[in-house]
RNA sequence: GCCUACCCGUGAGUCGGGAAAAACUCGCUGAAAAGCAAGCUAAUACCGGAUGGUAUCCAGUUUCUUCGGAUGUCUGGAUUAAAGCUGGGGACCCGUAAGGGCCUGGCGCUUGCGGAGGGGCCUAUUUCCUAUUAGCUAGUUGGCGGGGUAAAAGCCCACCAAGGCAAAGAUGGGUAGCCGAUCUUAGCGGAUGACCGGCCACACUGGGACUGAGACACUGCCCAGACUCCUACGGGAGGCUGCAGUCGCGAAUCUUCCGCAAUGGGCGCAAGCCUGACGGAGCGACGCCGCGUGAAGGAUGAAGGCCUCGGGUCGUAAACUUCUGUCAUGCGUUAUGAAGUGCCUCUGGAUUAAUAAUCUGGAGGUGUUGACAAAGGCGCAAGAGGAAGCCACGGCUAAAUACGUGCCAGCAGCCGCGGUAAUACGUAUGUGGCAAGCGUUGCUCGGUGUUACUGGGCAUAAAGGGUUCGUAGGCGGCGGGGUCAGUCGAAUGUGAAAGCCCUCGGCUUAACCGAGGAAAUGCAUUCGAUACUGCCUUGCUUGAGGUCGGGAGAGGAGAGUGGAAUUCUGGGUGUAGCGGUAAAAUGCGUUGAUAUCCAGGAGAACACCGGAGGCGAAGGCGACUCUCUGGCCCGACUCUGACGCUGAGGAACGAAAGCCAGGGGAGCGAACGGGAUUAGAUACCCCGGUAGUCCUGGCCCUAAACGAUGGGCACUAGAUGGGAGGCGCAAGCUUUCUGUCGUAGCAAAUGCGUUAAGUGCCCCGCCUGGGGAGUAUGGUCGCAAGGCUAAAACUCAAAGGAAUUGACGGGGGCUCACACAAGCGGUGGAGCAUGUUGCUUAAUUCGAGGUACACGAAGAACCUUACCCGGGUUUGACAUGUACGGAUUAGUCUGAUGAAAGUCGGAUGACGCUCUUAACCGAGUGGAACGUGCACAGGUGUUGCAUGGCUGUCGUCAGCUCGUGUCGCGAGAUGUCGGGUUAAGUCCCUUAACGAGCGAAACCCUUGUCCUUAGUUGCCAGCGGGUCAUGCCGGGAACUCUAAGGAGACUGCCGGUGUUAAACCGGAGGAAGGCGGGGAUGACGUCAAGUCAUCAUGGCCCUUAUGCCCGGGGCCGCAAACGUGCUACAAUGGGGUGUACAGAGAGACGCAAUGCCGCGAGGCGGAGCAAAUCUCGAAAACAUCCCCCAAUUCAGAUUGGAGGCUGAAAUUCGUCUCCAUGAAGCCGGAAUCGCUAGUAAUCGCGGGUCAGCCAUACCGCGGUGAAUACGUUCCUGAGCCUUGUACACACCGCCCGUCAAGCCACCCAAGCUGAUCGCACCCGAAGUCCAUGCUCCAACUCGCAAGAGAGGAAGUGGCCGAAGGUGAGGUUGGUGAGGGGGACUAAGUCGUAACAAGGUA
Repeated sequence: GCCUACCCGUGAGUCGGGAAAAACUCGCUGAAAAGCAAGCUAAUACCGGAUGGUAUCCAGUUUCUUCGGAUGUCUGGAUUAAAGCUGGGGACCCGUAAGGGCCUGGCGCUUGCGGAGGGGCCUAUUUCCUAUUAGCUAGUUGGCGGGGUAAAAGCCCACCAAGGCAAAGAUGGGUAGCCGAUCUUAGCGGAUGACCGGCCACACUGGGACUGAGACACUGCCCAGACUCCUACGGGAGGCUGCAGUCGCGAAUCUUCCGCAAUGGGCGCAAGCCUGACGGAGCGACGCCGCGUGAAGGAUGAAGGCCUCGGGUCGUAAACUUCUGUCAUGCGUUAUGAAGUGCCUCUGGAUUAAUAAUCUGGAGGUGUUGACAAAGGCGCAAGAGGAAGCCACGGCUAAAUACGUGCCAGCAGCCGCGGUAAUACGUAUGUGGCAAGCGUUGCUCGGUGUUACUGGGCAUAAAGGGUUCGUAGGCGGCGGGGUCAGUCGAAUGUGAAAGCCCUCGGCUUAACCGAGGAAAUGCAUUCGAUACUGCCUUGCUUGAGGUCGGGAGAGGAGAGUGGAAUUCUGGGUGUAGCGGUAAAAUGCGUUGAUAUCCAGGAGAACACCGGAGGCGAAGGCGACUCUCUGGCCCGACUCUGACGCUGAGGAACGAAAGCCAGGGGAGCGAACGGGAUUAGAUACCCCGGUAGUCCUGGCCCUAAACGAUGGGCACUAGAUGGGAGGCGCAAGCUUUCUGUCGUAGCAAAUGCGUUAAGUGCCCCGCCUGGGGAGUAUGGUCGCAAGGCUAAAACUCAAAGGAAUUGACGGGGGCUCACACAAGCGGUGGAGCAUGUUGCUUAAUUCGAGGUACACGAAGAACCUUACCCGGGUUUGACAUGUACGGAUUAGUCUGAUGAAAGUCGGAUGACGCUCUUAACCGAGUGGAACGUGCACAGGUGUUGCAUGGCUGUCGUCAGCUCGUGUCGCGAGAUGUCGGGUUAAGUCCCUUAACGAGCGAAACCCUUGUCCUUAGUUGCCAGCGGGUCAUGCCGGGAACUCUAAGGAGACUGCCGGUGUUAAACCGGAGGAAGGCGGGGAUGACGUCAAGUCAUCAUGGCCCUUAUGCCCGGGGCCGCAAACGUGCUACAAUGGGGUGUACAGAGAGACGCAAUGCCGCGAGGCGGAGCAAAUCUCGAAAACAUCCCCCAAUUCAGAUUGGAGGCUGAAAUUCGUCUCCAUGAAGCCGGAAUCGCUAGUAAUCGCGGGUCAGCCAUACCGCGGUGAAUACGUUCCUGAGCCUUGUACACACCGCCCGUCAAGCCACCCAAGCUGAUCGCACCCGAAGUCCAUGCUCCAACUCGCAAGAGAGGAAGUGGCCGAAGGUGAGGUUGGUGAGGGGGACUAAGUCGUAACAAGGUA
């Protein structure tokens, strides 16, 4: 600043004329679509004329006025309308009549006004991501004039001005229809915008207008384009994002159904017509809701399945019995969605002249309307009949067993299962859950306070900007007044319906539907409140700043000055080295170094003072003087009067290294050269040495730029230091800066704690799992190096902090041990024995590897024996049960075959019971046995990583734990630490610990002294007897001894040290002294240590063999290596002769004396002895002789010969004896073992196993009998405390990077190829607008006419203008030779960077 067809209300009007053209007819053209020409015609179609208002315009005037204008039934002027159709009437008129005029209705038409509903336009606010988009904009912003529209406006145009938008995000890019609402959530929020409803946009793609009230029009028109179709090739036709349906795409989405009966819409007076809107039906478990698939009884707890010792479970489940009758099925019957509407009659009202007609009500009658659809309801019939699946069962998470499988197959949401006992895979059974569904996948919200508005954080976990100044912004002291914008209250209006919620109601219930309410947290208007905030105004001084007077300081800049040291140069003295290292070498030096003295030069840095002292915003600042200059502190009621705090962007400063230009260069010193070290050593160490380090000017702008702690203000116990001031006589008080400890509080803990990491307020920066990555790309800065900003794909289930307990350290402290050292003797060398590895083999059976290796094995010729070859055997060598069989069997004798085992035979032949017989005989039956079967036996087969038991090792090390209490959120700690002491966690003291247990010790055995008891087989002092001699005999009970019991030793006593302790040292006594010696005794645990081959045992495996028997062989094999031993290498010895002394044991399938034989092994023989009685028995030593340093009178291997013994049997493969032979070996490299006293060393003896023995081994026994230990630095191991740790399978740990291989995603890239966006130019369709219009035109005007005029049209021109073309660009995809790094991947390569002092922090 506007419009509005139909609808409603209301005013006025509806007079009088005219000219054509479709359809149609006819002709022509065309394949068609269609077109052209001629001719005829009506109208509510079209065109003039009249009249006309409150319509429109102009002028005047009235009233109001913000002086722009607005306004009126005011005045005048101008302009602009219309159409008829139909019912009834019959007084008057016309007409032949019908009828008309006329009257009266209905429906229309024209023009106004108003309304309702609808729409156009405008405005404020709100509405996703991206700044790796920061500047955008020329009709752009405004004005004047014009055009244009229903209407404001750059909406369009000419001219003028230079504006407009933007960090509160313009512009650009990406994505998206918006809302009521929907899902979720306690809420705030988050996500979404299917169905239903409101709005917008679009209709094959792009452009355009026409008509109309309304469109720039889904099923209209024109043009361009792509596509499809028809064509006679000349031309034409088309637009399902309407309902169905088809194709394509896709993981995926329905019937080419019925009907206008209802509701609604359009047209019509109406009947009615149209309506894939709509009402219905169909398909789909797609969703929601309801119902069913039966109920009761029923235990042989059936069969069967599964598990299983018994037994249990499916399970009252089934069968079976008795019932019920939903749903489905069949038959019958029946309600409802129908309200209306047409016609007829009666009647009320309106209208009218009217009782016609018409309109509108009512009553009655009559006709008629159902797509769905016979689905639903009701009744009857029949019969449990037709009707259950899916997922899960390791934890989260309700629910487990068996078998199969064997890191395979597979599972998996996360953690994770699977490598022979899988509740995790697969199957079965069982169980749990849900149920016409169940599970999976996808998506959203929740949990998640894990984006934190409600409601998080930033010292060390991710996170404070390197520091300061300061713009915008945010926040802001005390008091008065005003305002009422924020804020608060009230009222009114609005917040569509549907939905959600509540209450009722309707379908049998529910879903669903209806009604009412509530809600809609919002917005607007009005009124009110005025504490707080804002705004305006006026004051104040405490915040802040100024002034004056003092103070400290490595604060900054410039100029000058100084000494010490280093190095160089010159000179003097002086001589062979210097230097350097763990040790060396390179290097320097007789051309005179290093060292030393004097003089001079140069550059850099400023010792002591010097200090957890000072200053600065941080970086940082250190000799002295001068000049200039910033900040800080103290004191003074001296001034201003909130002037303040913070600070996105921005600016300045900013260690070291680095860069540019010019100087300078003593020392140091990347790179580089050399010497070492080393496996290597591009390092660590050494000798040199260039950039650089220094100065001037200019860049760079990063650090563990750290207090890993942003700035400001306020508040909240203290104690104790340091610096600079003030007050005070002092004590002390006070301001400020800087440290330590600590309360409350905080914190995950560590810790912080008035200098907060406490309690609050304000502002800024930053974080959101690890890796990829502070990387790529883009932008920007820089000379470069590079800085700032800063992702994603992909990948992992962690990464990380603090603390705890261990373990470990080429960390520390303390302390032990034959650990080292001090000693003695060995091993490693030789020969042999023995075990092991390896090799060999038919087999050399198996196990054991730090803690195996003279070990299992305390006895391998056969056996053992487990191995190999061969021969046999199959209920078995052995156990139990059962069925059947026959009388055979057991036993005895015996034949054949064979290596044996065995196999094949023959003869004889029992026992119990019953019957029978005179008796023998015979018959039946049974136990055992045998045979045949069935169950089963058997396995030294496998798993010691399924196990029991036993054992080794750390280690006879001193540790390991518990209860209660206390501390800690907790893991845990304390106790158990500390000071002493001990062999000891032994004891004492201290002590938030007090006690206790397992270990240590003690108790036990043995040995050392004594006593008692007891004396035979032992003993013999005294007495007696006897013998060559002997305890031989009588006897003795003293001694030795034996074997039972006791005593004894306890730091008990003394001295010293010590804490008045524990204890230690010394001493006395004593047989023994501080545990007297030795043994047995082995804590919690570690090593998946060892053993399935001692035994036992789960699972698995074999079953005419992996079982069993037998013969033979092997376990003994031998180039080599290792372990453990024996014997030696000799004179401290060897040999000969002589002589002496043990202990502990063993002995009947035995030990065996005396005697005899043999050189001897041994043989013959046999007294004695089941043992203090008998037997087996010492050697070294000692005495004496020989040997004389020699491979020997050492050593004894090897070999030859001859023998003995055991045993069925000594060949493989026994031992012993004698004779002969006489090897290596002359003391042992690197390395390594044992031992601290009756020990080592050395000497012999016994025993077990055993027929014998390969025993030098093992287990014991005694004889002789040493040395050394200063000590704890080092090696090894161990204990305690402490420290670090990225280790916890615990350092044999962890772990890094290159290279090699596979795979995945990404980045760069010569290019190639799309999409998209503007810009410039060219071409320019349709079409509006403008101009023109010489051509054409029925209506009007003039004219008799011709014609002219008015008006219009085609055509033409112009502006604009889509698609198209050209060019240069921007943005964004795909692809790309090749290049780059990254992630990931049981066992690849090279080193060893990091974690401990990680071996160079």

Small-subunit ribosomal RNA from a metagenome, 1401 nucleotides, folded computationally. Model confidence (mean pLDDT): 83 of 100. The RNAcentral record of the sequence draws on SILVA.